Overview
This is a predicted structure of a 113-nucleotide RNA (SAM riboswitch aptamer (S box leader)) from a Pseudomonadota bacterium. Its mean pLDDT, the model's own confidence on a scale to 100, is 85. Its Rfam family is "SAM riboswitch aptamer (S box leader)". About the family: The SAM riboswitch is found upstream of a number of genes which code for proteins involved in methionine or cysteine biosynthesis in Gram-positive bacteria.
RNA sequence: CACUCAUCCAGACCGGCAGAGGGGCAGGCCCUUUGAAGCCGGGGCAACCAGCGCGGUGCGCAAGGUGCCAAUUCCUGCGGAACGUGCGUGCUGCACGUUCCGGAAGAUGGGCG
Numbered sequence: 001c002a003c004u005c006a007u008c009c010a011g012a013c014c015g016g017c018a019g020a021g022g023g024g025c026a027g028g029c030c031c032u033u034u035g036a037a038g039c040c041g042g043g044g045c046a047a048c049c050a051g052c053g054c055g056g057u058g059c060g061c062a063a064g065g066u067g068c069c070a071a072u073u074c075c076u077g078c079g080g081a082a083c084g085u086g087c088g089u090g091c092u093g094c095a096c097g098u099u100c101c102g103g104a105a106g107a108u109g110g111g112c113g
Base pairs, nucleotide, nucleotide: 001113003111004110005109006108007107008106013042014041015040016039017038021031022030023029025077026076027075028074043069044068045067048065049064051061052060053059054058073105078102079101080100081099082098083097084096085095086094087093
């Protein structure tokens, strides 16, 4: 890096260095000099993999390998359904909004090449 499978409305912050950005992309919205990204130390959450235990299609534990610790993956993006509003009009159309279903993309882990 490609392919594949699972999960993504729960949960979890302090200090030091640093000094203007960050939330993948676009739009929106938000966070940020009451200190962004990044790095370091400590703490925590979770339970994918490994391990251990048990009354074992599962449950529990947390000292190992990862991951994670603003906002649902912050929201939307593509397609469909229902409802509402507006516009258009003789054809069942278009736009916007809300809710729901599916998809795409992304993230994390497992497997495989």